[in-house]
This is a predicted structure of a 477-nucleotide part of an RNA (small-subunit ribosomal RNA, 3' major domain) from an uncultured bacterium. The coordinates come from a structure-prediction model, not an experiment, and the mean pLDDT is 82.
Context: one part of a larger RNA
Formats: sequence, structure tokens, C1' cells
RNA sequence: UGACGGGGACCCGCACAAGCGGUGGAGCAUGUGGUUUAAUUCGAAGCAACGCGAAGAACCUUACCAAAUCUUGACAUCCCUCCGACAGUACUCAUAAAAGGUAUUUCCUUCGGGACGGAGGAGACAGGUGGUGCAUGGUUGUCGUCAGCUCGUGUCGUGAGAUGUUGGGUUAAGUCCCGCAACGAGCGCAACCCUUGUCGUUAGUAGCCAGCACGUAAAGGUGGGCACUCUAAUGAGACUGCCGGGGAUAACCCGGAGGAAGGUGGGGAUGACGUCAAAUCAUCAUGCCCCUUAUGAUUUGGGCUACACACGUGCUGCAAUGGCGUAAACAAAGAGAGGCGAAGUCGUGAGGCAGAGCAAAUCUCAAAAAUAACGUCUCAGUUCGGAUUGUAGUCUGCAACUCGACUACAUGAAGCUGGAAUCGCUAGUAAUCGCGAAUCAGCAUGUCGCGGUGAAUACGUUCCCGGGUCUUGUACA
Repeated sequence: UGACGGGGACCCGCACAAGCGGUGGAGCAUGUGGUUUAAUUCGAAGCAACGCGAAGAACCUUACCAAAUCUUGACAUCCCUCCGACAGUACUCAUAAAAGGUAUUUCCUUCGGGACGGAGGAGACAGGUGGUGCAUGGUUGUCGUCAGCUCGUGUCGUGAGAUGUUGGGUUAAGUCCCGCAACGAGCGCAACCCUUGUCGUUAGUAGCCAGCACGUAAAGGUGGGCACUCUAAUGAGACUGCCGGGGAUAACCCGGAGGAAGGUGGGGAUGACGUCAAAUCAUCAUGCCCCUUAUGAUUUGGGCUACACACGUGCUGCAAUGGCGUAAACAAAGAGAGGCGAAGUCGUGAGGCAGAGCAAAUCUCAAAAAUAACGUCUCAGUUCGGAUUGUAGUCUGCAACUCGACUACAUGAAGCUGGAAUCGCUAGUAAUCGCGAAUCAGCAUGUCGCGGUGAAUACGUUCCCGGGUCUUGUACA
């Protein structure tokens, strides 16, 4: 100087407390361990691994296993020889599949050849999701959006170092003020950026319709208009600016006015010096080591989907603040051409036929659902709950047996609110309700977004956890 202390003082955080809803019990989904297996590919491991890499394992993916096959190779450059239809496409034979056969069939040219493509050959080499993340780059997590981490000159100290950065206040903040052997500066904080909340100006179609006219079964459907909504560009607006009180006359704090908004208005992006030899050689790159008729490559089938069990994360429930039925209402944000697919029509339905319109403020997906109204059920393993199973189907796709999603009918399990323990959340939040997108042929209870309805509680900092500052002790470095 650090680190540590079941030392001290001060401060903060959904850290506790005050509340609301969960997990832990059930069924299922999903990940992991274990076990099994020919293989169940590999990685991730307290917080910070476990709906994680994977924003989509039927084949492919795929790295694993079995079998079959190739050896200059599936991919790249160089050399030699041959062919201009080798490849591709169509047909055909054969195989489990990858091999073969037939037909078709280049360009430039000084006619020497060259370009391009293919076949054969020789070797240099290719190839490796093989090892090492404790050899590395790059990227990422975490402490933590915590308020810290340093430097120059000066001064002090023999020196390691100290000072500045400590102290008195204050702040979300090393934020600011005052003081001070310090004076300044840098990386962080804040601001500048995006979004949301208010208003103005400009613009007015594909958006809108106040007033005028036409018109319909209904309809901004039409003329017309841009007032309003909205859209999207540009401005204004919030700065402790104003008033009162407190404070050291300061920084700042408390209250008030005006205001759409008040003291960082809400949210996002933004992550200092460093810590964990943290994660990743399987995104990629890369040193060294290893394989080279195989640890490389191709194909078929299987596996990654197994199942006595254990754990994590979720979904659905156990019901009346509910279930079911009938007929009504109100969003936002997105996506669409090998696409979204309307009307119509067939089917109980998943869907089928058909194909209008739309590269979309025009058309489509598209029905929002909780909610409100009316009716029914009356506390029961039920008109709760939907697992499991049977039968018949639909769709995607060469192909749904292993191993897809969905539909109809039938079946109707556990479950009556969950032990010890444990998690999230402070406001348009929790809770609850639907909608969309990426991936994607198909497959969503996951992920990432969007809006609708919309709470309770916070006395406070004694205690638990984590962090910051000062100080103290130390057999630690």
C1' cells in the first nucleotide's frame, strides 16, 4: 500500500421490512444430472451452467453409431495428356443409396494455339466440428450503470509511498460548494443520441370527414375539403427560471405558483481502471502437438426423441372474482411475391375448391381476448380439470414407423391451493388478457416485441445479502 475481521462510524440497493403474485405438492412441456445404449455428438457448472450455444434434430442439419464406398480426394492453386458436349437436362438399367448406359449439345483465333469446362495421371498439397481457452487474437458474462480508477508538476518521506482523492456540508453521482501543500488534467458521472408525454409551423395521399352536395341494404363509396384525428419533417417547451422558508450570505434542501410535464419527467442505447488463468480453438482467426487408403470424404439406415430416478425453468389446473352457451364492443405493433391470400362455396372441424386485391397508411393475414349484457350450472372430483388411450381424418413434405403439428368422436387420470425452504415486483409497475414477428416446407407452453384491463404496500434501517467511503487491528501478500 492492499486484502481480510462473527472490529467501529456513515451511506445506498426489492437487501430486509410492509404488501401482491408465484416456485417447492399434481399432470404435461423443456433443459440438465444419472443410468442405459452400437451411438444416445460436443460445449456451458454457485451467484454469473441447467426453455443456455440451438432465431426451429423426421432426411438434410449432424459433428455420434452401424454398414457400404473413395484415396490428389467433397473444396483450392500449380504441371502434363486427352476431349469439345464433359457438366446440365430427358430417358433407361441397377443399387439400400452414392456408381453406369443412350440422346441432346462452347467461345475467340494470326489456324500455331488460347479461354472456359470436363476426364485421366504424377506429386507438391488439400482436409480435420482432432487436442490444448492454462500458448493466443477477437467476442462475451460478472462485480455494476457500482462511483470509482489514474496522471503531470509541486510538496512531504531514507524508502516502499503519501498528498491531491482526506475534512465540513450536499448529491443519483469523486455531483456541487466551502476549507486545505497543493495546483491542474485524463478515463468514468452528467449532458450531447433514440423513444414517449404537450403545443406550434409546413405538408394532405393511400390517412381523416366538421360543414355542403350526390349516394347506399350498409359504407369516406363519390364530388369536394385539410378544420379535426393521424402521418413525418422542423421548431418551441423544463432551466431550481419565479415566490416563500431553511442553510454558512454557498452548494443544496423543503413548500408553493404557473404548466401537458418539476427538480435526472418516464423508458432505451451507452458499461471507467480492473477482478474471476471466468466462457468460447464447435462462429471465425491462429501458435504448437496429432491423423494423412484416415481422426479426411461420400451414401443409406439408426441416434441426438432412450427411462427405475434426481434437480432447474415454464405451461395447464385444482374452480362460482368460475365453467359453458347466445348475440354485441374497443387496440397497438408487425409480416407479406416460390408470399399474404379476400368474397363465394363444400366440410361438424382441422381444412378443400376457387382465385379478387396487394411489392401494400390503398389489399391480405385479421377474429383481438379478457370486458359488458342475457341464460344456465349450485359446491360435486362436478357442466371443474384435462393427462392418457382408441377410432376416423386434415396439412406440410421424396418420406410423418422409430420421431411432426392439427381436427372430430369416444375415453376421462392426477389434482380440492401444496412441508422445510425459496423467487419476482415500487406504477401504467405487479397481476391478468389476448395480438404479432424472427427461425421456419412443416413444427412454440420457448424467445423477442405489442397493446387492453389494472392494484396493494413502503413505519423504517435493528437484523439477513451485496456494494461504497473513512477509520482501527493483523502470525496474510